[in-house]
RNA sequence: AUCACGAAAAGGCAAACCCGUUGAAAGGCGGGGACGCAAAGCCACGGGUCUAAAUCCUGUUACGCAAGUGACAGGCCAUGAUCGCCGGGCCGCCGAA
Numbered sequence: 001a002u003c004a005c006g007a008a009a010a011g012g013c014a015a016a017c018c019c020g021u022u023g024a025a026a027g028g029c030g031g032g033g034a035c036g037c038a039a040a041g042c043c044a045c046g047g048g049u050c051u052a053a054a055u056c057c058u059g060u061u062a063c064g065c066a067a068g069u070g071a072c073a074g075g076c077c078a079u080g081a082u083c084g085c086c087g088g089g090c091c092g093c094c095g096a097a
Stems, first nucleotide, its partner, number of pairs: 005095002012037002017032006035084001041090003045087003048082003056075008
């Protein structure tokens, strides 16, 4: 110095919940707050999970001669999200057994 490992020390992060803000939502951001975390640092690369706006399909209904248009409901569905779900990648504090 590196890898493994995780006693001690110095510190670090911050779940739920509350307030504000943002978003269609899931969620994110800020403040408070600590359940916990040796990577609970970063990256959506693979998987899983969450949401379903828009588009599309179906039905109802309103207008309309019709074509069609609008509204409501349902269905499918990430391009949205989650790294404190798992795997992977990158960087990293300290140094006992």
This is a predicted structure of a 97-nucleotide RNA (c-di-GMP-I riboswitch aptamer) from a Bacillota bacterium. The sequence was found by an Rfam model in a public genome assembly. Taxonomically the source falls in Bacillota (Bacteria, Bacillati). It matches the Rfam family "c-di-GMP-I riboswitch aptamer". Gene Ontology term of the family: cyclic-di-GMP binding.